[in-house]
Context: one part of a larger RNA
RNA sequence: GGGUGAAUGCUGGCGGCGUGGAUAAGGCAUGCAAGUCGAACGGGUUUAGACCCGUGGCAGACGAGGUAGUAACACGUAGGAACGUACCCCAAAGUCGGGCAUAUUCCGUCGAAAGACGGUGCAAUUCCCGAUAGUCUCUAAGGAGUAAAGAUUUAUCGCUUUGGGAGCGGCCUGCGUAAUAUCAGCUAGUUGGUAGGGUAAUGGCCUACCAAGGCUAUGACGUUUAGGGGAGCUGAGAGGCUGACCCCCACCGAUGGAACUGAGAUACGGUCCUUACUCCUACGGGAGGCCGCAGUCGAGAAUCUUCCGCAAUGGACGAAAGUCUGACGGAGCGACGCCGCGUGAUGGAUGAAGUCCUUCGGGACGUAAACAUCUUUUAUGAGGGAUGAAGUUUUGACAGUACCUCAUGAAUAAGGGGCUCCUAACUCUGUGCCAGCAGGAGCGGUAAUACAGAGGCCCCAAGCAUUACCC
Numbered sequence: 001g002g003g004u005g006a007a008u009g010c011u012g013g014c015g016g017c018g019u020g021g022a023u024a025a026g027g028c029a030u031g032c033a034a035g036u037c038g039a040a041c042g043g044g045u046u047u048a049g050a051c052c053c054g055u056g057g058c059a060g061a062c063g064a065g066g067u068a069g070u071a072a073c074a075c076g077u078a079g080g081a082a083c084g085u086a087c088c089c090c091a092a093a094g095u096c097g098g099g100c101a102u103a104u105u106c107c108g109u110c111g112a113a114a115g116a117c118g119g120u121g122c123a124a125u126u127c128c129c130g131a132u133a134g135u136c137u138c139u140a141a142g143g144a145g146u147a148a149a150g151a152u153u154u155a156u157c158g159c160u161u162u163g164g165g166a167g168c169g170g171c172c173u174g175c176g177u178a179a180u181a182u183c184a185g186c187u188a189g190u191u192g193g194u195a196g197g198g199u200a201a202u203g204g205c206c207u208a209c210c211a212a213g214g215c216u217a218u219g220a221c222g223u224u225u226a227g228g229g230g231a232g233c234u235g236a237g238a239g240g241c242u243g244a245c246c247c248c249c250a251c252c253g254a255u256g257g258a259a260c261u262g263a264g265a266u267a268c269g270g271u272c273c274u275u276a277c278u279c280c281u282a283c284g285g286g287a288g289g290c291c292g293c294a295g296u297c298g299a300g301a302a303u304c305u306u307c308c309g310c311a312a313u314g315g316a317c318g319a320a321a322g323u324c325u326g327a328c329g330g331a332g333c334g335a336c337g338c339c340g341c342g343u344g345a346u347g348g349a350u351g352a353a354g355u356c357c358u359u360c361g362g363g364a365c366g367u368a369a370a371c372a373u374c375u376u377u378u379a380u381g382a383g384g385g386a387u388g389a390a391g392u393u394u395u396g397a398c399a400g401u402a403c404c405u406c407a408u409g410a411a412u413a414a415g416g417g418g419c420u421c422c423u424a425a426c427u428c429u430g431u432g433c434c435a436g437c438a439g440g441a442g443c444g445g446u447a448a449u450a451c452a453g454a455g456g457c458c459c460c461a462a463g464c465a466u467u468a469c470c471c
Stems, first nucleotide, its partner, number of pairs: 001471004006467005013341006019334002026297003030294003035058003040055006065252003075176006083169003088165008096130004106119005136145003150157002178224003185215003190212008227249004231242004254275001256273003277288004305331001307330003313327001314325004344374004354365004379408006388398001415460005420441003426455005436443002
């Protein structure tokens, strides 16, 4: 000198764009944040609209949040072979015949509740059986086995099987990837083989048997710290430091564990168990999980509204209309940062008054003020008023906002730090090694340009200083 997700002190006019819980992954009141489909189906309530409950399908594995753990194929980069894939696209073939249940409902029972149980009875794109079988699977090559679901009004949307594609994902490997030797030895599923199991798939992934291997001063093992990268800051560069916002990847969802469903989870707003905590209770038993958006308490130097809207973009479902969407688009708060604008302009000397200094002659503040003329950025008021809508009509939260026009009137708007040297800027008064200053040198003990006040001056400016940290 530059920088910061900053904080503190003094001060504070406006706008645009960004940005804002870094600490306690501490605890959470309340509301909302994931639903949708009647063009799959049954039932109920209805005034002809329609609405509700349940079955079923798809979606709740995305999006949103956090960085606790992790020194690791987690990440980055370059490759590899033994794999999967719902929705989407292309192509081929098929979609036949039967059947058994069950939820909501109704009847009854238990319970404070959460809820549970028994009986009756009905449907489907729910479930089951049979047929058919090719390019599918297995094969000893003969053969064996496996599928489907309909809806409505006449055009499609579906369903099943197979092949291919796109995108996505799982797995393996080379190299790179913090500190520490005041951690020197570590390892029995350990290292390899055979066989089997398991998986979508390779593999000690698992099991049995066999062998005795494997890693290590090029730092194994241990300990400490830490999410990684694109990037950011600084620097002439090489480097050094950092990993906020935004993007990619990984991991996590009160703690620890487990599986179910599913194309995909070992699943933040699903299930079961456990621990701690909180709440309800009729004491028998139950309910809960903000590291979603707001908000609250706590701790802290410190970090915002319990706002508006689905108008746009995107997502889920749906044939569509549409519904949902604290994603997102916006508004609000904070000088937290960057950028821009303003706080007036021109003229005006008898250099007014006042204050300060003075060698008492005068000098400085100073064209500064007054005063005159002008302007209206901004401010206030009034009128008009968007783009953003893609889509002929209709559709705008922002917003009567931005912007434009007119009116009023200099009107509404300047501070902070410093002035011994480093370092731009000096005098007076007070104090008297006191009170105090201070980044370093240092200053103060009676004329202090260094303390305190005043006048003047210097530097920045809606900011200015200080503190902390990095280069």